[in-house]
Context: one part of a larger RNA
RNA sequence: UGCAUGUGGUGGAUGCCUUGGCGACAACAGGCGACGAAGGACGUUGCAGCCUGCGAUAAGCUUCGGGGAGCUGGCAAGCGAGCUUUGAUCCGAAGAUUUCCGAAUGGGGAAACCCGGCCCGCAAGGGUCAUCCCUUCCUGAAUACAUAGGGAGGGCGAAGCGAACCUCCUGAACUGAAACAUCUCAGUAGGGAGAGGAACAGAAAUCAACCGAGAUUCCGAGAGUAGUGGCGAGCGAAAUCGGAGCAGCCUCCGCGUUUUAGCCGUUGUCUCUAGCAGAACGGUCUGGAAAGUCCGGCCAUAGCGGGUGAUAGCCCCGUAUGCGAAAGAGCGAUGCGGUGGAACUAGGCGCGGGACAAGUAGGGCGGGACACGUGAAAUCCUGUCCGAAGAUGGGGGGACCAUCCUCCAAGGCUAAAUACUCGUUGUCGACCGAUAGUGAACCAGUACCGUGAGGGAAAGGCGAAAAGAACCCCGGGAGGGGAGUGAAAUAGAUCCUGAAACCGCAUGCAU
Numbered sequence: 001u002g003c004a005u006g007u008g009g010u011g012g013a014u015g016c017c018u019u020g021g022c023g024a025c026a027a028c029a030g031g032c033g034a035c036g037a038a039g040g041a042c043g044u045u046g047c048a049g050c051c052u053g054c055g056a057u058a059a060g061c062u063u064c065g066g067g068g069a070g071c072u073g074g075c076a077a078g079c080g081a082g083c084u085u086u087g088a089u090c091c092g093a094a095g096a097u098u099u100c101c102g103a104a105u106g107g108g109g110a111a112a113c114c115c116g117g118c119c120c121g122c123a124a125g126g127g128u129c130a131u132c133c134c135u136u137c138c139u140g141a142a143u144a145c146a147u148a149g150g151g152a153g154g155g156c157g158a159a160g161c162g163a164a165c166c167u168c169c170u171g172a173a174c175u176g177a178a179a180c181a182u183c184u185c186a187g188u189a190g191g192g193a194g195a196g197g198a199a200c201a202g203a204a205a206u207c208a209a210c211c212g213a214g215a216u217u218c219c220g221a222g223a224g225u226a227g228u229g230g231c232g233a234g235c236g237a238a239a240u241c242g243g244a245g246c247a248g249c250c251u252c253c254g255c256g257u258u259u260u261a262g263c264c265g266u267u268g269u270c271u272c273u274a275g276c277a278g279a280a281c282g283g284u285c286u287g288g289a290a291a292g293u294c295c296g297g298c299c300a301u302a303g304c305g306g307g308u309g310a311u312a313g314c315c316c317c318g319u320a321u322g323c324g325a326a327a328g329a330g331c332g333a334u335g336c337g338g339u340g341g342a343a344c345u346a347g348g349c350g351c352g353g354g355a356c357a358a359g360u361a362g363g364g365c366g367g368g369a370c371a372c373g374u375g376a377a378a379u380c381c382u383g384u385c386c387g388a389a390g391a392u393g394g395g396g397g398g399a400c401c402a403u404c405c406u407c408c409a410a411g412g413c414u415a416a417a418u419a420c421u422c423g424u425u426g427u428c429g430a431c432c433g434a435u436a437g438u439g440a441a442c443c444a445g446u447a448c449c450g451u452g453a454g455g456g457a458a459a460g461g462c463g464a465a466a467a468g469a470a471c472c473c474c475g476g477g478a479g480g481g482g483a484g485u486g487a488a489a490u491a492g493a494u495c496c497u498g499a500a501a502c503c504g505c506a507u508g509c510a511u
Base pairs, nucleotide, nucleotide: 001510002509003508004507005506006505007504008503009502015496016461017460020432021431022429023428024427025426026425027424028423029421030420031161032160039101040100041099042055043054044053046079047078049075050074051073061095062094063093064092065091066090070083071082072081106115107114108113116129117128118127119126120125131158132157133155134154135153136152137151138150139149165196166194167193168192169191170190176183180230206213207212217244218243219242220241221240227235228234248413249412250411252353253352254351255350256349257348262339263338264337265336266335270330271329272328273327275323276322277321281296282295283294285292297314298313299303305317306316307315362386363385364384365383366382367381368380369379372398393408394407395406396405397404448455449454468495471482472481473480474479
């Protein structure tokens, strides 16, 4: 030095575990904000720090409910001081307080700071003062009336934030075409504006085909069909049928009708926001421990699940089932009251009459949208220039014309079926199990990196219980040896298990 065996160190794989994730289903909710949000800064407990809660009334104040023995949030003990059956802590509902910044709004500003006016008040202090819009009034130029402008009062009017879904405006490129320019990617990504719990669309100037249908939306088929296309790559309908879901209306005038529609308020019922009751077991053996073994029982509208020193229907929490609200919220129905075609929201019903949309339809030129790339290109939108008819009329039926059929544009509203999930509650998983599952099981969008936009980790496990090792010895300490605890300490806090690489020690063999 090598090999082998044994025994250790290092290391943290593996196994087991789960506080955390991921996904799904059902129901709910789908907004918050000048009554100052979202998000923060700074404070706040008797005792430093961080987290949580809260706001100078500061881990809290008041009221009303629930609940019933301990409590003064967590890391996190300790010391100290207190509260509590005169019902605390805790849970729910409503209210009060709610510094400063932030749309931030008195002015300013390098956010959490600086500096003001006016009113009230002895003071401390409190209130108010942004912009735009709407509305009422006052005033008032050039310029006579007026208007512009100026001023004041009133407004629970707007603003800002928010995950996706939605509508509109704007709008790429990589890429594909095996290059590339029309084309494609794609009206996608990105940017902007706006709204709602959904949005958009919507009651035929629609389709169809000589038969007929009868608003819109979504799904399945029709169909990768008909078409379109450097007829390349590709793009790609509709009629019709089957389903989901269904709903129709308004306008201007007159008359009539009102107990009848609707709207508002309210009673009770139901649900949610705390909760309550809730069956049935003992012994033996092993063991540190019984829920295991054996013996004998019991309950079950409850043998879902979790915990307890190993595997518990009957030990605990629960579960089936039954019950429960002072206060707040939701929903629809019923009853009662009010109002009543009206001053505010407004579109009741019936009858009659009237009206029924013009720089529009259409055309030329240039574009765009239609599955349709200008094509034989209808249809829709319009930048520009022209420009009708008026129901004896007009549009459409894929150039165009005739016949025929069908509908009535240039005003408006409209639930459901559909899309999504920042979130709440409940239930579940041939989902993960710490290099997995969220980036994050742990004080993580943290530490750290970057001027910045932004990027972005690692890190779980003693034990049933701290019983976390008093005391002695070596040592400056670290650490170790005894003692003690424990079932176990090679479970000793660098703590379950403890693989391999790698490094020792002992022994044997070889050199």

This is a predicted structure of a 511-nucleotide part of an RNA (large-subunit ribosomal RNA, domain I) from a soil metagenome. Model confidence (mean pLDDT): 83 of 100. RNAcentral holds the full RNA, with entries from MGnify. Rfam family: Bacterial large subunit ribosomal RNA. Its family is annotated with ribosome and structural constituent of ribosome in the Gene Ontology.